This is a predicted structure of a 75-nucleotide RNA (transfer RNA) from an archaeon. The coordinates come from a structure-prediction model, not an experiment, and the mean pLDDT is 80. Rfam family: tRNA. Rfam classes the family as a transfer RNA.
RNA sequence: GCGGGGUUAGUCUAGCCUGGUCUAGGACGUCAGCCCCCCAAGCUGGUAGCGCGGGUUCAAAUCCCGCACCCCGCA
Numbered sequence: 001g002c003g004g005g006g007u008u009a010g011u012c013u014a015g016c017c018u019g020g021u022c023u024a025g026g027a028c029g030u031c032a033g034c035c036c037c038c039c040a041a042g043c044u045g046g047u048a049g050c051g052c053g054g055g056u057u058c059a060a061a062u063c064c065c066g067c068a069c070c071c072c073g074c075a
Stems, first nucleotide, its partner, number of pairs: 001074007010028004020058001029047006051067005
């Protein structure tokens, strides 16, 4: 330098091909409450997220372009 894959809450992960539908879903964590003699467990509720910039569009996590970083391969 070329090609491929990846980047989503504190952590892990789905969704992206096929743009919209209630609020970006789930697990763990965490906070509050319930329960309990207490703790754990269980139950209910809350919490916090689309790597950065630009474009297309009425509307972008999703499509297009560029950039950054990580992984794999080629040279």